Predicted 3D model of RNase P RNA and transfer RNA as a complex of 450 nucleotides. Model confidence (mean pLDDT): 77 of 100. Rfam match: Bacterial RNase P class A. Rfam classes the family as a ribozyme.

RNA sequence: GGAGGAUACCGGGCGGCCGCUACUGCUUAGGCAGUGGAGGAAAGUCCGGACACCAUAGAGCGGGAAGGUCGCUAACGGCGACCGGGGGUAACCCCAGGGAAUAGGGCAACAGAAAGUAGACCGCCGGGGGCUUCGGCCCCGGGUAAGGGUGAAACGGUGGGGUAAGAGCCUACCAGAGUGCCGGGUGACCGGCGUUGCUAUGUAACCCCCUUCCGGUGCAAGGCCAAAUAGGUUUCGUUUUAAGGGUUGUUCGCCCUUUUUUCUUCGGAGAAGGCGAAACGGGUUGGCUGCACGAGGCCGCUGGCAACAGCGGUCCCAGAUGAAUGGUCGCCGUUCCUAACGGGAUACAGAAUCCGGCUUAUAGGUAUCCUCCUUUG
RNA sequence: GCGGGUGUAGCUCAGCUGGUAGAGCAUAAGCUUCCCAAGCUUAGGGUCGCGGGUUCGAAUCCCGUCGCCCGCU
Numbered sequence: 001g002g003a004g005g006a007u008a009c010c011g012g013g014c015g016g017c018c019g020c021u022a023c024u025g026c027u028u029a030g031g032c033a034g035u036g037g038a039g040g041a042a043a044g045u046c047c048g049g050a051c052a053c054c055a056u057a058g059a060g061c062g063g064g065a066a067g068g069u070c071g072c073u074a075a076c077g078g079c080g081a082c083c084g085g086g087g088g089u090a091a092c093c094c095c096a097g098g099g100a101a102u103a104g105g106g107c108a109a110c111a112g113a114a115a116g117u118a119g120a121c122c123g124c125c126g127g128g129g130g131c132u133u134c135g136g137c138c139c140c141g142g143g144u145a146a147g148g149g150u151g152a153a154a155c156g157g158u159g160g161g162g163u164a165a166g167a168g169c170c171u172a173c174c175a176g177a178g179u180g181c182c183g184g185g186u187g188a189c190c191g192g193c194g195u196u197g198c199u200a201u202g203u204a205a206c207c208c209c210c211u212u213c214c215g216g217u218g219c220a221a222g223g224c225c226a227a228a229u230a231g232g233u234u235u236c237g238u239u240u241u242a243a244g245g246g247u248u249g250u251u252c253g254c255c256c257u258u259u260u261u262u263c264u265u266c267g268g269a270g271a272a273g274g275c276g277a278a279a280c281g282g283g284u285u286g287g288c289u290g291c292a293c294g295a296g297g298c299c300g301c302u303g304g305c306a307a308c309a310g311c312g313g314u315c316c317c318a319g320a321u322g323a324a325u326g327g328u329c330g331c332c333g334u335u336c337c338u339a340a341c342g343g344g345a346u347a348c349a350g351a352a353u354c355c356g357g358c359u360u361a362u363a364g365g366u367a368u369c370c371u372c373c374u375u376u377g
Numbered sequence: 378g379c380g381g382g383u384g385u386a387g388c389u390c391a392g393c394u395g396g397u398a399g400a401g402c403a404u405a406a407g408c409u410u411c412c413c414a415a416g417c418u419u420a421g422g423g424u425c426g427c428g429g430g431u432u433c434g435a436a437u438c439c440c441g442u443c444g445c446c447c448g449c450u
Base pairs, nucleotide, nucleotide: 001373002372003371004370005369006368007367008366009365010364012332013331014330015329016328017327018326020037021036022035023034024033025032026031039348043359044358046357047356048355049354050353051218052217053216054215058252059251060250061249063214064213065212066211067210068082069081070080071079072078083097084095085094086093087092098209099208104207105206106203107202108201121148122147123144124143125142127140128139129138130137131136156174157173158172159171160170161169175199176198177196178195179194180193181192182191183190184189222289223288224287225286232280233279234278235277236276237275238274239273242258243257244256245255246254259272260271261270262269263268296315297314298313299312300311301310302309303308333346334345335344336343337342378449379448380447381446382445383444384443387402388401389400390399396433404420405419406418407417408416426442427441428440429439430438
């Protein structure tokens, strides 16, 4: 100097004039003063919660989610470090990472003999018969799966022995699986020494099995006040030892309610009221609160590889509701053009209960560390 | 804020129990007819909204994302 990798931050600032708005104080109303006033994603609504209400939040089934180990966190499907596998020369990056002989099933087109206790197309060996130019050829049946071919994948691999020819049939080494002991590590795992000829395709982002977790609804939650209509009409069920009602589906358990009256052939029938469901119709669609002091921000120290935790100090930093946070001028910052004067551009985009993450969009810029290549001293 | 559906040829739609994409209409050419229409035959036309992943193989399975439509409050 070039090429890459990782992490963090900024993404507008200052002043004048005018205009909005929250809170606080003053003011007779009118107004005045002070302090504040969109984001790193406010977005998507993909996760987790705080908070609120619902007695059933208890158990089972169903349903849903996660999946290496150890930590962080209020929690998570998030974050950090490490292990294993894969990619890259490397720094680093990626992985929906338990189970397929080991619960049981399903699927693998076409090709191929055959796709899982499979399989004989070409081959190899030897038995019987026939022919022969003595090289061999044809037929029948037996053994074989080491060689070739097909395929994404073919029932461990290589060398040797053995065999009629072959085969883990045997042996040496290697790989996988099971298993015993030792060492290191909190652990996942890693390394070493044996042992068993055991060799069992792939797929679980196919059903599923194993382990762990999950009540529902959501600020339009919920609470208070005010107002108005038709505390409307109809139908169904139930109103006591059994029935009805009660949260995503269901079962058990659990909880709540169960009054009055008429007639009667004493079997029961009906009415009112209560509870629940459905349909039709009417009124109100207003105000206050929830509403911002928080799992809060910033700085320093200690501990930790880190995520982060503890301690100390300091600050209050939007709360609207047809919805404020703006307009304009000047200077500055960044960037492009011009020799210069000067001119242009400045991304993605706007709070609505709040917080921790994830994902997506983004003109341009700053800083630090690391890897590789080249050159010079 | 909550809950669903959908995207395939120029148009309207199948295929979505993974095996390499179809039907009707439309277009072009030919046959037939005095000519047109109708009818018959043939042909063309597709990164299955976009990106990534699983798998030998993805329109189909999974993840992310974009657009459109519907319902509740």